Description:
The RNA shown here (transfer RNA) has 72 nucleotides and comes from a Candidatus Omnitrophota bacterium. It matches the Rfam family "tRNA". By type it is a transfer RNA.
[in-house]
RNA sequence: GGGGCAGUAGCUCAGUGGGAGAGCAUCUGCUUUGCAAGCAGGGGGUCAGGGGUUCAAAUCCCCUCUGCUCCA
Numbered sequence: 001g002g003g004g005c006a007g008u009a010g011c012u013c014a015g016u017g018g019g020a021g022a023g024c025a026u027c028u029g030c031u032u033u034g035c036a037a038g039c040a041g042g043g044g045g046u047c048a049g050g051g052g053u054u055c056a057a058a059u060c061c062c063c064u065c066u067g068c069u070c071c072a
Base pairs, nucleotide, nucleotide: 001071002070003069004068005067006066007065010024011023012022013021018055026042027041028040029039030038048064049063050062051061052060
C1' cells in the first nucleotide's frame, strides 16, 4: 500500500428498509433477623463519524476513523 471482517446500552451480542431490543450489570420495591438467591418494576442509546439514495436508513451506496485478520 491492497483485500476481507467488525464497530448497536456499563459488558457480551441480536436486529439486513417502516416498533431500537435480549442476557448480564445498575437502581427501587417485595421477600429475610441480615446477606445471597428469587419475584416485580424503573433508568440508561449521537446505532463509530460525515455525506448520499429513499416517502422512510442501525439496515442500501460512498468517504473517513478505530480494531482484528490475510497478501505484499